[in-house]
RNA sequence: UGCUGAUAAAGCCAAACUCCGAGUAAUCGGAGGACGGAAAGCCACGGAUCCCAUCUUGAGCGGGAUGGCCGGGUUGCCAAA
Numbered sequence: 001u002g003c004u005g006a007u008a009a010a011g012c013c014a015a016a017c018u019c020c021g022a023g024u025a026a027u028c029g030g031a032g033g034a035c036g037g038a039a040a041g042c043c044a045c046g047g048a049u050c051c052c053a054u055c056u057u058g059a060g061c062g063g064g065a066u067g068g069c070c071g072g073g074u075u076g077c078c079a080a081a
Stems, first nucleotide, its partner, number of pairs: 004079002012037002017032006035068001041074003045071003048066005054060001
């Protein structure tokens, strides 16, 4: 340094839910709160799911959302075996 990830150390993030706000909606932001997470840091490239709209009544096409759905890309703390 790489792979890897523990009854290690220092830390980090933060589900559901509640309140406030934004959005047609999916959902997102802030505060509280912890289910969990070795990248639960970042990125919509591919798949998947969800929302809106159109046409049709069945798919497809267009726009959006989800990174804590999966794969992938990229950056990072510590170090036992």